[in-house]
A computed fold for a 368-nucleotide RNA from Marinifaba aquimaris, annotated as Bacterial RNase P class A. The coordinates come from a structure-prediction model, not an experiment, and the mean pLDDT is 77. It was read from a public genome assembly, where an Rfam model found it.
This record gives sequence, C1' cells and structure tokens, in this order.
RNA sequence: AAAGUAGGUCGUACAGUCGCUGCUUUAUCGUUGUGCCCUUUCGAGGGUAGACGGAUAAAGGGGAGGAAAGUCCGGGCUCCAUAGGGUAGGGUGCCAGAUAACGUCUGGGCGGCGUGAGCCGACGACAAGUGCAGCAGAGAGAAGACCGCCAUGCUUGCAUGGUAAGGGUGAAAGGGUGCGGUAAGAGCGCACCGCGCAACUGGUAACAGCUUGCGGCGAGGUAAACUCCACUCGGAGCAAGACCAAAUAGGGUUCCUUAUGGCGCGACCCGCGUUGGAACCGGGUAGGUUGCUCGAACCUUAUAGCAAUAUAAGGUCUAGACGAAUGACUGUAGAUAACAGAACCCGGCUUAUAGACCUACUUUCCCU
Repeated sequence: AAAGUAGGUCGUACAGUCGCUGCUUUAUCGUUGUGCCCUUUCGAGGGUAGACGGAUAAAGGGGAGGAAAGUCCGGGCUCCAUAGGGUAGGGUGCCAGAUAACGUCUGGGCGGCGUGAGCCGACGACAAGUGCAGCAGAGAGAAGACCGCCAUGCUUGCAUGGUAAGGGUGAAAGGGUGCGGUAAGAGCGCACCGCGCAACUGGUAACAGCUUGCGGCGAGGUAAACUCCACUCGGAGCAAGACCAAAUAGGGUUCCUUAUGGCGCGACCCGCGUUGGAACCGGGUAGGUUGCUCGAACCUUAUAGCAAUAUAAGGUCUAGACGAAUGACUGUAGAUAACAGAACCCGGCUUAUAGACCUACUUUCCCU
C1' cells in the first nucleotide's frame, strides 16, 4: 500500500419563520349527560357546584426504524373455561450453559469449506422393521463367477473341478501395503496401518489418545425415505376482550331432542361442567370510552463468569394516531442521502440497504 475476516456507531447537525399533532397548566366561551336550591300552569324555567363524551387562545415540554419490513419462531396479555388424562398429530434432535421462553444466543466437541483470520452444519438410531439406488455388470446386501489363472481328461478346443489375487461393468463390488504360503490363489497365516470391543489417562460432558490388551474383522450407502427412540406441545387472537349510550321486530319458519339426551372454539375417547340445541329468512345498530403504553424497559458503573448473561448501586421516562399526525422555507456547516413509516407490547431469526467512520485480526507486495 492492497485485498479480506469479525464486531460496533451513524444513516444529516445547528439557528430562525410558518404549519400538523398528543399531553400538562391557565383563561374565556359553550353544553348539561350529574347533584343541590328556588319557582311551576308539572310541560318546564332560573341559579349554583361539579363534569367535559366540547371549542378557542397562551405557555411549557414531546412526536416513526435498524430494520418499523416478512408474519417465520417464542412469550406477556385477553377470552373459550371449572380445565384433567390419553390417542392421533405437530416441533426439536452432539455436549454444557444463558433466558420468561424459543427452532434463539454463548462456549465447547465432531465433520465439511477456506492459505489464513474465519464460515457452515437438517449433528439421536440402518443388527427393530419396510423401502430406494435406473441402466450396466457374474453379482448391489447376509449380494458373485463374464474374461482371466490353475488342475485333470480328451475328440486340440471343448468338458469337469478349484479360485476370487489380476481385468472388465458401475456412483459404489466382501479393508490397504508388504512378506510367506499354494496346483493357482484367498486374512489362509504373519507384520504394520485401518476397523471393532475392553481397560487406563484427560475432560462436568460430547469426545480425545503416534497408551495398553484382545479380535481376522462377510452384513456397505441412504432416515432434508417411511419408521423407531428421547424430550416437548390446548385453541383463537387487540378486528382478543371490557364498559356506556342509542335503535329495532325479546320477529318469523323448519328440524333434532328431553337427562341412557343435547350443548360446551384444533380432531377423537374418557372425565368434567351445564341444561335444551341447530339451520334459514327478515329487521336494527355499527356511535363513544377503554384495552393503549412504566416495560421480562433503557443507560452508566462495580462484582462474578472465556462468553451469552446475572446481581447490586445510581440515573432516565422516550409516539399512542383512529380515513390515521411530524411538513415547507431561509441561513451556516456538512454530505452518505440508500432500504424505507409505528397501530397491543416484548425477545429473536430472516430479508432489503447508497455508503461514511471506528476497533481487533488474517494474507500478499514493497522499503528499512
């Protein structure tokens, strides 16, 4: 100097003017759905207090993201609902931890990729069973004799027998190299390696071992094939639900059934609860409040831990809209202008993204 790997921050700032919107306070006006008092022809009228499901003005302090996206996981919360057990079905799948929980995260093991920093893993079981691997090939899983090699016979190129070291076919062919042995061969025997089992050592464990011993070791691959094993799992969702006001037709028709029945929000069974249900037609309302933002919240420091995180102390309050709010202009600086807009909330994962900056590490080249 270049090219990479992992992590983090930003993704316009300040000032002014006008504009939009929530909250708080004050003032004025309005309303009466509330209470009290007075009057009353009992229809209602007036005053006052309170209230605001109202309006205006002023002041104060706020107002979209790193992914708000996807709706892929997990929960908080609400309802079914008093809510238990099982079957089917679903999810996860190495070990140890973290977490409210997860299919997430952290650290390790093994395997694969990369020169490397690092990255990825759908990572339990094939001797419980059933499948699949076309064609080729002698033979594709408890699977073999085509060519070849050897022996014998004779009718001289055939027959019989042996063989699985050599060749061929195939993605894959009964472990590899070497020595001995044999008619020719073969773990047939032996040495070393590989594989399996056991012990020992290290490690919490998964696992590891140029440690030891035993064994000739035919039975391979595939479970992101069905399956088996271990653990785990109700459903629906803020358009969930709760409250207030108003209106209509507490309407009509049909069917089942009457406790041995019916109904009860994933399916089925048992159990439990409850006491009538189901379908269709027609009519009214769809207005307001709440849920709705103080949270498993965020920041800093200390301690413990390799880390994810946990504990303690101190500090901060940071949008709550409801046809849906945050925009325009000017000046200075700066520049990167991309992807892109909350709608109950939170923890993750995935996807999109013009770039700028910072930290640590790796490789290459050059100079000293």